Predicted 3D model of a 101-nucleotide RNA (SAM riboswitch aptamer (S box leader)) from a soil metagenome. Its Rfam family is "SAM riboswitch aptamer (S box leader)". Gene Ontology term of the family: regulation of gene expression. The coordinates come from a structure-prediction model, not an experiment, and the mean pLDDT is 81. The sequence is in RNAcentral, with records from MGnify.

RNA sequence: AUCUAGAGAGGCUGAGGGAACGGCCCGAUGACGCCUCGGCAACCGGCGGAGACCCGCUGCGGUGCCAAUUCCGUCCCGGUGGGUAAGCCUCAGGGAAAGAU
Repeated sequence: AUCUAGAGAGGCUGAGGGAACGGCCCGAUGACGCCUCGGCAACCGGCGGAGACCCGCUGCGGUGCCAAUUCCGUCCCGGUGGGUAAGCCUCAGGGAAAGAU
């Protein structure tokens, strides 16, 4: 700095997995993980422009990624509808935190 876009087949293995917690989901019609091949993207690199910030091109090299918005929520803010003595619940939104690259 970005995170509502994008991109899966085969083989091995065998019970958990989606970071934590809650929810919800994926999973013996084989998840997760590993390997091979493929793909997506364009962070680094490369090329071009520019004094620099930066912009564009590329996809040869290094990463990353290929269920669900980072799956949703968690903390704060204001709103919507419902309810209670109060706590609360629903729905949509904004911002943080945390995480990933």